Predicted 3D model of a 519-nucleotide part of an RNA (small-subunit ribosomal RNA, 5' domain) from an uncultured prokaryote. The RNAcentral record of the full RNA draws on ENA. Its mean pLDDT, the model's own confidence on a scale to 100, is 83.
Context: one part of a larger RNA
RNA sequence: GGAUGAACGCUGGCGGCGUGCCUAACACAUGCAAGUCGAACGUGAAGGUAGAGCAAAAUGCUUCGGUGUGGCGCUUUACUGGAAAGUGGCGAACUGUUGAGUAACACGUAGGUGACCUGCCUCGAAGUGGGGGAUAACCAUUGGAAACGAUGGCUAAUACCGCAUAGUCCUAUCCUUGUGGGAACUUGGAUUGGUAAAGCUCCGGCGCUUCGAGAGGGGCCUGCGUCCGAUUAGCUAGUUGGUGAGGUAAAAGCUCACCAAGGCGACGAUCGGUAGCUGGUCUGAGAGGACGAUCAGUCACACGGGAACUGAGACACGGUCCCGACUCCUACGGGGGGCAGCAGUGAGGAAUAUUGCACAAUGGGGGAAACCCUGAUGCAGCAACGCCGCGUGGAGGAUGAAGGCCUUUGGGUCGUAAACUCCUUUUCUGUGGGAAGAGCAAGGACGGUACCCAUGAAGGAAGCACCGGCUAACUCCGUGCCAGCAGCCGCGGUAAUACGGGGGGUGCAAGCGUUAUUC
Repeated sequence: GGAUGAACGCUGGCGGCGUGCCUAACACAUGCAAGUCGAACGUGAAGGUAGAGCAAAAUGCUUCGGUGUGGCGCUUUACUGGAAAGUGGCGAACUGUUGAGUAACACGUAGGUGACCUGCCUCGAAGUGGGGGAUAACCAUUGGAAACGAUGGCUAAUACCGCAUAGUCCUAUCCUUGUGGGAACUUGGAUUGGUAAAGCUCCGGCGCUUCGAGAGGGGCCUGCGUCCGAUUAGCUAGUUGGUGAGGUAAAAGCUCACCAAGGCGACGAUCGGUAGCUGGUCUGAGAGGACGAUCAGUCACACGGGAACUGAGACACGGUCCCGACUCCUACGGGGGGCAGCAGUGAGGAAUAUUGCACAAUGGGGGAAACCCUGAUGCAGCAACGCCGCGUGGAGGAUGAAGGCCUUUGGGUCGUAAACUCCUUUUCUGUGGGAAGAGCAAGGACGGUACCCAUGAAGGAAGCACCGGCUAACUCCGUGCCAGCAGCCGCGGUAAUACGGGGGGUGCAAGCGUUAUUC
């Protein structure tokens, strides 16, 4: 000198774009953050319409007993209507948060998979026949304070289960083509055995089953790279390899039985410490050094630990089970919870924001669609936290005014500075107009915002640090080794340009200094 997710002190006008718990992966009140489909299915509340029965007020007639009109309202039936819950499908494994753990095939890069998987999407081939038994919702009874159940009965499906049919699919054997060193893969064929489906419809379609291919996504393996310590030198029994078996989508001690005695290490094993990794960021002429906030890729975690279920995909942040700590409810028998999602609270800390608006745009989930959901996202709010831009006026103006300070008392300086005159209106202020962002209709949170026109008045807008040398900038007073200053050298003990104040000056400027860290 540069830089910062900064903090602190003094000060503070505006706008644009960014950024904002670095500490306790500490604990969390409250609200929201993942739903959707009635064109898979059975029910079906409120309400509405129509019919039937009963029937108030009011009113006509009356022999006061009634009777007629009337229709509030009630009950019931049918149709409509669709709330709500349920079965079923897809999604919930994405998005979003955090960096605790991890020195590792975690990440980066280059490859391998002749050892693999892949829902939705695209293309191609074939099919979609015929049956069955249940069950939730619901009803009844019933347990419990609650959470949540139990028993009996009814019912539907694109829920579940047989049967049929079937191939280039699977399985076993055999022949055959090609590649390969080979295990093996592959082309064509024969035989044995085996496996499928679901319907809905507004009639346009949307689905379902099997097989092949693709795209995108993932699993696994390998070479190389990836911090410090030798005041860590030896480490290792599933350990290293083999055979067999199990297991997985898949190779493999991945697991197990048996056998052998191996495997790693000064080219640093093992152990200890620290740490998510990368694209990148900062600095530097570069080499290098330091860092890994925001944004992007990837990994790991979701109160601590363990486990599996479902599923194309999880060993699953807002799922399940178990153990533990903490916390809440309880009728003491038993139950509930997990903000490292967005806001917000307490605590910790030098320190880090609103319990905001909207799905209008972009993107995501569901749906044929309309549409619904979306604290992703788009915006707004707060903060000089950063970068950038603008302003706080411009021109003229010497009786060099008053006043301050200094003085050799002559004067010098603040100083064209002010006053005063003329001008302008960026900003500011009040009035009016008013967007783009929205591809074919409608649809704008931002927002009456940006912007535009006209009104008014210099009117509302300057501070901070420093002035002994390094280092740009000097004098007076006070103080008297005191009070104090200080980055280093060092100042202060009676003439202090170094302390405190005044005047003057220098530097930067809506900032200026200090502290911390880094090059």